[in-house]
RNAcentral holds the full RNA, with entries from ENA. This is a predicted structure of a 350-nucleotide part of an RNA (small-subunit ribosomal RNA, central domain) from an uncultured delta proteobacterium. The coordinates come from a structure-prediction model, not an experiment, and the mean pLDDT is 90. Its Rfam family is "Bacterial small subunit ribosomal RNA". Rfam links the family to the GO terms ribosome and structural constituent of ribosome.

Context: one part of a larger RNA
RNA sequence: CUGGGCGUAAAGGGCGCGUGGGCGGACCUGUGGGUCUGAUGUGAAAGCCCGGGGCUCAACCCCGGAAGUGCAUUGGAAACUACAGGUCUUGAGUUUGGGAGAGGAGAGCAGAAUUCCCGGUGUAGGGGUGGAAUCCGUAGAUAUCGGGAGGAAAACCAGUGGCGAAGGCGGCUCUCUGGAACAUAACUGACGCUAAGGCGCGAAAGCGUGGGGAGCAAACAGGAUUAGAGACCCUGGUAGUCCACGCCGUAAACGAUGGAUACUAGGUGUAGGGGUCAUUAAUGACCUCUGUGCCGUAGCUAACGCGAUAAGUAUCCCGCCUGGGGAGUACGGUCGCAAGACUAAAACUC
Numbered sequence: 001c002u003g004g005g006c007g008u009a010a011a012g013g014g015c016g017c018g019u020g021g022g023c024g025g026a027c028c029u030g031u032g033g034g035u036c037u038g039a040u041g042u043g044a045a046a047g048c049c050c051g052g053g054g055c056u057c058a059a060c061c062c063c064g065g066a067a068g069u070g071c072a073u074u075g076g077a078a079a080c081u082a083c084a085g086g087u088c089u090u091g092a093g094u095u096u097g098g099g100a101g102a103g104g105a106g107a108g109c110a111g112a113a114u115u116c117c118c119g120g121u122g123u124a125g126g127g128g129u130g131g132a133a134u135c136c137g138u139a140g141a142u143a144u145c146g147g148g149a150g151g152a153a154a155a156c157c158a159g160u161g162g163c164g165a166a167g168g169c170g171g172c173u174c175u176c177u178g179g180a181a182c183a184u185a186a187c188u189g190a191c192g193c194u195a196a197g198g199c200g201c202g203a204a205a206g207c208g209u210g211g212g213g214a215g216c217a218a219a220c221a222g223g224a225u226u227a228g229a230g231a232c233c234c235u236g237g238u239a240g241u242c243c244a245c246g247c248c249g250u251a252a253a254c255g256a257u258g259g260a261u262a263c264u265a266g267g268u269g270u271a272g273g274g275g276u277c278a279u280u281a282a283u284g285a286c287c288u289c290u291g292u293g294c295c296g297u298a299g300c301u302a303a304c305g306c307g308a309u310a311a312g313u314a315u316c317c318c319g320c321c322u323g324g325g326g327a328g329u330a331c332g333g334u335c336g337c338a339a340g341a342c343u344a345a346a347a348c349u350c
Base pairs, nucleotide, nucleotide: 003322004321005320006319007304008303012318014201015200016199017198021194022193023192025088026087027086028085029084030083031082033081034080035077036076037075038074039073040072041071042070049065050064051063052062053061054060091191092188093187094186095185096183097182103177104176105175106174107173108172109171115149116148117147118146119145120144121143125136126135162169163168206247207246208245209244210243211242215241216240220236221235222234223233258317259316260315261314262313263312266295267294268293269292270291271290272289273288274287275286276285277284278283299306300305323350324349325348332343333342334341335340
């Protein structure tokens, strides 16, 4: 090195792009590196194995043979693999067409509601709770009407619905822009899959600078509750939440399920596209591709369950696990303004 595994027992990298590497479609020709086969040489002796012999046997010893999976040289084979040349279209990609979508970025606009300010009406309460109190109110609150300011979020539509690689994305309009699905023939001709390092993206919280600040609200203060109450409940309330730029790089970043390809009963819902038939049309039935759910056959599974969106049957590549604690810690290193992140032990102990 070789084993067995990774939905829930330890174990899938948060997600993508892609370098090296690994692996890779059909056909023809050539070469003969891998591969297979023959020969020759070598593969010390002893030992192992076989045959024979010597010590009374055996151990032990002696003689002969075989073997020595290997290496080198040389003759050959050409299926597979590799390499070289040529060809192909089914993998992959491009073109064209009509559609779907909270995909991303920027700018603008409208309405509901909360809060605050001004004015009108109006008077003694309001608010809050299990019940209260702190709190607000005769300096006129709550309620109600009119006007104004400002910030944030998007009721209904709304859906196991859609889009995105993931994080995530939801008012309306415009501009810029990415991807996917379907149909159609035409084109390129294996251009593919995966991906160590690397690079990029990455919720919330947190950090830096400058804005903004309506509501909410860590911390904090007060009122209650209680034996106490550093809480749950109530009244307030600052960071923060919002914007711009720059960091951070984590998560139950979850489907706790890496990516790709092929194959393997059905039934039912839903989203997008296409086709056939029927219908005056709206529409309906059936077929089909892609996505997203439920149930379920075979099979798998320790069971739960999974079951064409596999956890089934196979192949390729990557990541990861190897008893519990110590510990995702110490030390070292890299990164970060910091918080910390990444990498990652041992003693000891059960």